[in-house]
This is a predicted structure of a 1472-nucleotide RNA (small-subunit ribosomal RNA) from a metagenome. Model confidence (mean pLDDT): 87 of 100. Its Rfam family is "Bacterial small subunit ribosomal RNA". Its family is annotated with ribosome and structural constituent of ribosome in the Gene Ontology. RNAcentral holds the sequence, with entries from SILVA.
RNA sequence: AGAGUUUGAUCCUGGCUCAGGACGAACGCUGGCGGCGUGCUUAACACAUGCAAGUCGAACGAACUCGACCUUCGGGUCAAUGAGUUAGUGGCGAACGGGUGAGUAACACGUGAGAAACCUACCCUGGAGAUGGGAAUAACUCGGGGAAACCCGGGCUAAUACCCGAUACCUCCUCCCGGCCGCAUGACCGGGAGAAGAAAGCUCAGGCGCUUUAGGAUGGUCUCGCGGCCUAUCAGCUUGUUGGUGAGGUAACGGCUCACCAAGGCGACGACGGGUAGCUGGUCUGAGAGGACGAUCAGCCACACUGGGACUGAGACACGGCCCAGACUCCUACGGGAGGCAGCAGUGGGGAAUCUUGCUCAAUGGGCGCAAGCCUGAAGCAGCAACGCCGCGUGAGGGAUGAAGGCCUUCGGGUUGUAAACCUCUUUCAGCAGGGACGAAGAUGACGGUACCUGCAGAAGAAGCCCCGGCCAACUACGUGCCAGCAGCCGCGGUAAUACGUAGGGGGCGAGCGUUGUCCGGAUUUAUUGGGCGUAAAGAGCUCGUAGGCGGUUUGGUAAGUCGGGUGUGAAAGUCCGAGGCUCAACCUCGGGAAGCCACCCGAUACUGCUAUGACUUGAGUCCGGUAGAGGAGUGUGGAAUUCCUGGUGUAGCGGUGAAAUGCGCAGAUAUCAGGAGGAACACCAAUGGCGAAGGCAGCACUCUGGGCCGGUACUGACGCUGAGGAGCGAAAGCGUGGGUAGCAAACAGGAUUAGAUACCCUGGUAGUCCACGCCGUAAACGAUGAGAACUAGACGCUGGGUGGGUCACUGCUCGGUGUCGGAGCUAACGCGUGAAGUUCUCCGCCUGGGGAGUACGGCCGCAAGGUUGAAACUCAAAGGAAUUGACGGGGGCCCGCACAAGCGGUGGAGCAUGUGGUUUAAUUCGAUGCAACGCGAAGAACCUUACCUGCCCUUGACAUCCUGGGAACCGCGCCGAAAGGCGGGGGUGCCUUCGGGAGCCCGGAGACAGGUGCUGCAUGGCUGUCGUCAGCUCGUGUCGUGAGAUGUUGGGUUAAGUCCCGCAACGAGCGCAACCCUUGUCCCUGAUUGCCAGCGGGAAAGCCGGGCACUUAAGGGAGACUGCCGGUGAGAAACCGGAGGAAGGUGGGGAUGACGUCAAGUCAUCAUGGCCUUGAUGGGCAGGGCGACGCACGUGCUACAAUGGGCGGCACAAAGGGUAGCCAACCCGCGAGGGGGAGCCAAUCUCGAAAAGCCGCUCUCAGUCCGGAUCGGAGUCUGCAACUCGACUCCGUGAAGUCGGAAUCGCUAGUAAUCGUGGAUCAGCCAUGCCACGGUGAAUACGUUCCCGGGCCUUGUACACACCGCCCGUCACACCAUGGGAGUUGGCGGCACCAGAAGCCGGUGGCUGAACCGCAAGGGAGGCGCCGACCACGGUGUGGUCAAUGACUGGGGUGAAGUCGUAACAAGGUA
Repeated sequence: AGAGUUUGAUCCUGGCUCAGGACGAACGCUGGCGGCGUGCUUAACACAUGCAAGUCGAACGAACUCGACCUUCGGGUCAAUGAGUUAGUGGCGAACGGGUGAGUAACACGUGAGAAACCUACCCUGGAGAUGGGAAUAACUCGGGGAAACCCGGGCUAAUACCCGAUACCUCCUCCCGGCCGCAUGACCGGGAGAAGAAAGCUCAGGCGCUUUAGGAUGGUCUCGCGGCCUAUCAGCUUGUUGGUGAGGUAACGGCUCACCAAGGCGACGACGGGUAGCUGGUCUGAGAGGACGAUCAGCCACACUGGGACUGAGACACGGCCCAGACUCCUACGGGAGGCAGCAGUGGGGAAUCUUGCUCAAUGGGCGCAAGCCUGAAGCAGCAACGCCGCGUGAGGGAUGAAGGCCUUCGGGUUGUAAACCUCUUUCAGCAGGGACGAAGAUGACGGUACCUGCAGAAGAAGCCCCGGCCAACUACGUGCCAGCAGCCGCGGUAAUACGUAGGGGGCGAGCGUUGUCCGGAUUUAUUGGGCGUAAAGAGCUCGUAGGCGGUUUGGUAAGUCGGGUGUGAAAGUCCGAGGCUCAACCUCGGGAAGCCACCCGAUACUGCUAUGACUUGAGUCCGGUAGAGGAGUGUGGAAUUCCUGGUGUAGCGGUGAAAUGCGCAGAUAUCAGGAGGAACACCAAUGGCGAAGGCAGCACUCUGGGCCGGUACUGACGCUGAGGAGCGAAAGCGUGGGUAGCAAACAGGAUUAGAUACCCUGGUAGUCCACGCCGUAAACGAUGAGAACUAGACGCUGGGUGGGUCACUGCUCGGUGUCGGAGCUAACGCGUGAAGUUCUCCGCCUGGGGAGUACGGCCGCAAGGUUGAAACUCAAAGGAAUUGACGGGGGCCCGCACAAGCGGUGGAGCAUGUGGUUUAAUUCGAUGCAACGCGAAGAACCUUACCUGCCCUUGACAUCCUGGGAACCGCGCCGAAAGGCGGGGGUGCCUUCGGGAGCCCGGAGACAGGUGCUGCAUGGCUGUCGUCAGCUCGUGUCGUGAGAUGUUGGGUUAAGUCCCGCAACGAGCGCAACCCUUGUCCCUGAUUGCCAGCGGGAAAGCCGGGCACUUAAGGGAGACUGCCGGUGAGAAACCGGAGGAAGGUGGGGAUGACGUCAAGUCAUCAUGGCCUUGAUGGGCAGGGCGACGCACGUGCUACAAUGGGCGGCACAAAGGGUAGCCAACCCGCGAGGGGGAGCCAAUCUCGAAAAGCCGCUCUCAGUCCGGAUCGGAGUCUGCAACUCGACUCCGUGAAGUCGGAAUCGCUAGUAAUCGUGGAUCAGCCAUGCCACGGUGAAUACGUUCCCGGGCCUUGUACACACCGCCCGUCACACCAUGGGAGUUGGCGGCACCAGAAGCCGGUGGCUGAACCGCAAGGGAGGCGCCGACCACGGUGUGGUCAAUGACUGGGGUGAAGUCGUAACAAGGUA
């Protein structure tokens, strides 16, 4: 410090996710030791048991026990009475210490001030004092009640308990006088007079106490400034409320309380309400600013079963006190009582989860006491828990045949791995034994079997967890097969998974490791530091304007902000730095530093503020003079057009559409003429124009009226800008009332279209559109761009003014408006660019992932429609912007192709052949499936082939290598069998040799292994098809762009062509094109037999022979064609058009040749090959069958339907091929297939061999025929081991459908189509009508590119990129989820009104009572009890509010591999 994830790729926006740190944690696996910490975050739920606050006999009375002596054993005596215990009276403490965080949004807390408005027991310092009396009471005793708790009555008694009197340095109160201080209320000091007010004793004789007073210290109380949560879908709150006067009350100020008076007080700087929460020092995180938290430790607050209350006291409204009410628990004799662990342990419960009913007061601290001491679950320790942090160990060194085993393997090896074994050594920790502290100044040590030290034995007792697809460090094998599973995000898994599970190996950390949860970080993703708003989320529709914020030039003053210095404060701990102590560290100790805030004081005055009714003129405004304009409102008025009405002319149609129909019209329409009525809108001018704040504004005239601009400088003198709330304006549609209605036109009706058509089109048509008044308040209200100000290059228009020059065409300068282009700059890019989206300032509004949703609820507005404000649950890993390359478009442009068109011939109908689908079958083996499968693999299925089926057999195998035994190899024979095979028998002895044996071949045996046309063409190689013989596809360097990419390759021409030329930020290059190659067309050269024969010779004839190589031909070589020449066009180009010459002319014809790539195209059955499967079978052998089935369907063909023909006879002309297990001549036989025969030929020699159409004749005459030949019968031939299933051919007979083929569809542009025959491969033969090749005869047509199909280039749009066979929307149906409404129901909370009212304080008091004092002794009297009143907790009634839960039914929403209906959107998406 970043990374992953939206895309085919890119940049940006933006969310989600990860790596880090932390924790009072929990869970999973694992677990050796020690130190230091920490340990109910949930039920402030309920609690058994024990303990947690007592102490003082030196305050007091009493009882008891102990000592000595005597004793009748009952007891008594002794001392100026020794020690101890106990309840009670009395004192101090119990308000500390300890726990918890429920409540509390508050002066509760923090911080800083204030109290002139206060209190403070014990402690310290100082002053003064302590005198004289009195009356009770508990204990105790007697009696009584009660189950108990406990209570009542009579009697006795003490005090440091209580009361009265005296005294008063002094305190307090009242009055008077003086001084001094304070902002003020007022404080302080001094003097005088009057009134009131104290005390306690004990003692060990040292002291300890007591009273009063002043001061201190400590602790507390009250008040104020400032600071720190969410919510405005809480906007108004408040009656003791705000203030005053008086009184009461308090330690004290105060509405704290009361009476009266006034009507105030608080609030957008957020009152009131709701929700949440103890606050802080600090803790965690972060670079910081911040954010989150508030365990342990420390400070403060609050609470103590819930609620209320007071008492005592210096202090409480009191955790281990009291009273009352309530809930709960316990005891009970049912009458009544007892209790409060949020003290320490502990129990139940809740929960994912949190410990021992331990030891000691030794230390520290606290209470009491003169003290000894007692008490102390505070504390100090120990126990449990890896809960955290820190430290240590589980050994160290050597050790390679790199052991065995495991795993992988290309089988060679690699790896685990110096790891182990083995050798040498050590002993930390744990264990055992011995010694043994500090903590305590004297006594005293829980910890403590302590720490620590020493010795002993032995490598001995001590390693796991997570991960290994990317992020992110670490890879293989097997298993599994969208299953099981993983997953933080992206995503893995559908037979080769580094992602699941296991193993081996590796990586990380290590007594831990992972997971989960939470917080901060990364996240500049709430942006103060430090973001944005044209198109990504985001500028309010516009204007005015309140508060607020901000504000021109200049002078003086001031010093609030601001800046500097100082003082105080900022607790300790913590963090940081330094040092020190535990062996180190964690931990602890000491010192230092820091601590932004706050208060006060001093100083500075640039800037901001304030001030001077200061000054100024440039901002702003006023005035004067001009000026343009659909600016607004009202009233009139005009013509054109539509429609309607009346009349005339006139006749059969009009209208409407893609085409129609509905509609109108013979009752006279449409058309046309004249006249009239009525409403609405204003052609031309007209504009890229003008005006207005926006919405918006258009004939003309008048009236009223707003604003702008220009010029002038006269006046005012900052009067300004923005603008939360607020107010006004605000298109269309819509609403209300009343008018109006020509045209247009939602709804509606009809006609069409369509699968449907509740649409698009057509004919009608009502609201509405118009007017007046009133609502609504929205919009793609858009420049998707808030308002204002300043600054920052230009060019060219339009518009309104002003002012110059001028030869009057024009041309400068200047202010305002409105456009286009463009520089710098900005921007993610597109783009913006003086009218900014540039550079700055001020103010406002708004945004924070997509969906849910601008929805729900609530509020406000509205007559309604609805508007405004505006969530959440849930869900997704994206949703987006701009640009790029493609692909696509029922987008555009240009251009090709037998693509269409123009032609010729076919297919589709028939019969047959063949292939396929389907069906059938034991099997009908397998593959190929739109073009680009279907006469395809197959260029030859009777057996074989053959892969299939049935049956019979074989198991190291039909085939390869190795080992071993034997044998030459090899050639015959017999029997069984369908054969394979089985059984048996015979002949035969080779080659090399170093004599051991070896090579080759055969047979037997064992095991390694063979074998598989078994699967996967979606694991592959190779080969092939296709787009497509289309003209494209790329690269290097440079340049442009943030980038994907672009440029080049686009453009203007041209071409068959990215062919060439020109231009150009490109310049070159490669693969393609073309050419080079083969063939064909002309000529030449060379040599020439088996070829040829012009001339010569021979021959009856035949190139048959001699001869010849001229010709033909074959073979080899060469020439030729290049737009080379001429003319024209074109750009002086490329090229095109025409022409000459030429056998051939613009690539002469044909072939071979197939760029980058596409289709997971085809092939595992040509071959090769990974993986998987099989192994007495999925291998191998054999026989028979099947691949040939047949109701059907399709493809490709053949033959036809006839006269351009059929039949018969005669005659003529090819090319290219094949041939020795072959082609086969002559001749003979057969009607023929063929048979016999045997010459020739390994071929320019012989042979297949005849070419056929054609030509010449004859016949048939339109007929299912002398067409057509299927089918069937019979007879044969040939091949072959064998023609039944299932061959071809021949002959005789039979003679079917078919008379030119529906929708649709195919081929072909010249030696082509059509037509005619010929050959070959495969092959014994052949189902070949197929395929490949060859020649013969030999056409027609192309205007043209609108349309169909395919393709190329440029451009445009795109929401497509699996790329239009794309994407995608809504209803319905099903499942699940959360949520709104809902008759209601239930509960919580607080409000208001009323009832009621415990305890208690206060007030009143007439009844009862009434030790101390008074008293004349009767009584008086403070007081107490009782009663009454006020206040008030709990409780009750009613009412409305709010929140939550639930609710038949209901609304929409979300999610969910393959449901239904349509096709809305994305291309002009087919109606933008």